[in-house]
RNA sequence: GCCGGUGUAACUCAGUUGGCAGAGUAGCUCACUCGUAAUGAGCAAGUCGGCGGUUCGAGUCCGCCCACCGGCUCCA
Numbered sequence: 001g002c003c004g005g006u007g008u009a010a011c012u013c014a015g016u017u018g019g020c021a022g023a024g025u026a027g028c029u030c031a032c033u034c035g036u037a038a039u040g041a042g043c044a045a046g047u048c049g050g051c052g053g054u055u056c057g058a059g060u061c062c063g064c065c066c067a068c069c070g071g072c073u074c075c076a
Base pairs, nucleotide, nucleotide: 001072002071003070004069005068006067007066010025011024012023013022019056027043028042029041030040031039049065050064051063052062053061
């Protein structure tokens, strides 16, 4: 330099054919308990890596860029 993959909640990850952004774990509150754990109920947590474009509408499609991972190649 070229090719491919990944980027979504604190963490691990879903999100199908463009149409309400989700789950588990962790956190907080309450119940239960002599108390803790476990269990149950509830709550909070997101500029979906960045900037543009297409569209009535983008996590999803297109372009460029950034970070990380893997492969290939050239020169010295």

Record summary: Model confidence (mean pLDDT): 81 of 100. The RNA shown here (transfer RNA) has 76 nucleotides and comes from a Candidatus Coatesiibacteriota bacterium. Its Rfam family is "tRNA". Rfam links the family to the GO term triplet codon-amino acid adaptor activity. The family's RNA type in Rfam is transfer RNA. NCBI's taxonomy places the organism under Bacteria, Bacteria candidate phyla, Candidatus Coatesiibacteriota.